[in-house]
Molecule: transfer RNA
Organism: Candidatus Nutricula glyptotermitis
RNA sequence: GGGGCUAUAGCGCAGCUGGUAGCGCACCUGCUUUGCAAGCAGGGGGUCGCCGGUUCGAACCCGGCUAGCUCCA
Numbered sequence: 001g002g003g004g005c006u007a008u009a010g011c012g013c014a015g016c017u018g019g020u021a022g023c024g025c026a027c028c029u030g031c032u033u034u035g036c037a038a039g040c041a042g043g044g045g046g047u048c049g050c051c052g053g054u055u056c057g058a059a060c061c062c063g064g065c066u067a068g069c070u071c072c073a
Stems, first nucleotide, its partner, number of pairs: 001072007010025004019056001027043005049065005
């Protein structure tokens, strides 16, 4: 220098063919306990890596960029 893959909540990951972004764990509140943990009930949290484009509408399609992993040179 070139190719491929990846980037979504604090962490690990889903997200069907473009149509209101979810799950588990963690966190917060309450119940239960002498107390803690576990359990049960409820709750909060996201500019979907960044910048543009296409579209009525983009996490998803297109272009560029950044970072990580990997292959080739």